[in-house]
Molecule: FMN riboswitch aptamer (RFN element)
RNA sequence: AAGAAUACUCGGGGCAGGGUGCAAUUCCCUACCGGCAGUGAUAGUCUGCGACUCCCCUAUGGUGCUGAUAAAUAGAUUGUUUGCACAUUGUAUGGGACUGAAUCGGUGAAAUUCCGAUACCGACGGUUACAGUCCGGAUGGUAGAGUGGGUGA
Numbered sequence: 001a002a003g004a005a006u007a008c009u010c011g012g013g014g015c016a017g018g019g020u021g022c023a024a025u026u027c028c029c030u031a032c033c034g035g036c037a038g039u040g041a042u043a044g045u046c047u048g049c050g051a052c053u054c055c056c057c058u059a060u061g062g063u064g065c066u067g068a069u070a071a072a073u074a075g076a077u078u079g080u081u082u083g084c085a086c087a088u089u090g091u092a093u094g095g096g097a098c099u100g101a102a103u104c105g106g107u108g109a110a111a112u113u114c115c116g117a118u119a120c121c122g123a124c125g126g127u128u129a130c131a132g133u134c135c136g137g138a139u140g141g142u143a144g145a146g147u148g149g150g151u152g153a
Base pairs, nucleotide, nucleotide: 003151006148007147008146009145010144017029018028019027031133032132033122034121035049036048037047038046044120045119053097054096055095056094058092059091060090062086063085064084065083067081068080069079070078071077102118103117104116105115106114124136125135126134
């Protein structure tokens, strides 16, 4: 130098204007937005990953009883923990299922990534009316990014 344990921080954007209507940021015209890593060259559309939902395995938690131990106290109590019982629910790790959408032209050594043009896509639940953009699960989770750290040669 590279790399491991471990701690902390960060980690998603977007309906302006108009129309119809009792009612729409949900319909229509139009507008706006684009997580993470990778890549011969910068990506919503390439490759892979994450997020929602479902399934499986394992672990752990929950409630009640019981024993031990620690702290404070007059006492109630609280923390840690042993064993048993109940419920088979919640959560997390791991594995699996599911998982949208792009072409043409140009430049170049190299670009489905840049430039030009024209397209396309966007979980679930809710709603006075159908939602990528509002509200909610979510002050959550996560792909990952950064900083510290200290080991080692």